[in-house]
RNA sequence: GCGAGGGUAGCUCAGUUGGCCAGAGCACACGGCUGAUAACCGUGAGGUCCCGGGUUCGAAUCCCGGCCCUCGCACCA
Numbered sequence: 001g002c003g004a005g006g007g008u009a010g011c012u013c014a015g016u017u018g019g020c021c022a023g024a025g026c027a028c029a030c031g032g033c034u035g036a037u038a039a040c041c042g043u044g045a046g047g048u049c050c051c052g053g054g055u056u057c058g059a060a061u062c063c064c065g066g067c068c069c070u071c072g073c074a075c076c077a
Stems, first nucleotide, its partner, number of pairs: 001073007010026004019057001028044005050066005
């Protein structure tokens, strides 16, 4: 350089064909339970859906450009 896959909560990841408020588990905070801790139960907080632009009534989702990560190939005195 070329190709493929990926980037969504602190971490690991879902998210169908564009549509109603963006979610789960773990972690965290608070409460319950317990003599106490863990486990368990309940509640809550937590988001630039990588960035910019476009299409659309409407974009995490489609299109264009860019950045980053992984893998393969190529190149390399």
Predicted 3D model of a 77-nucleotide RNA (transfer RNA) from a Bacillota bacterium. Lineage of the source: Bacteria > Bacillati > Bacillota. It was read from a public genome assembly. It matches the Rfam family "tRNA". It is annotated as a transfer RNA.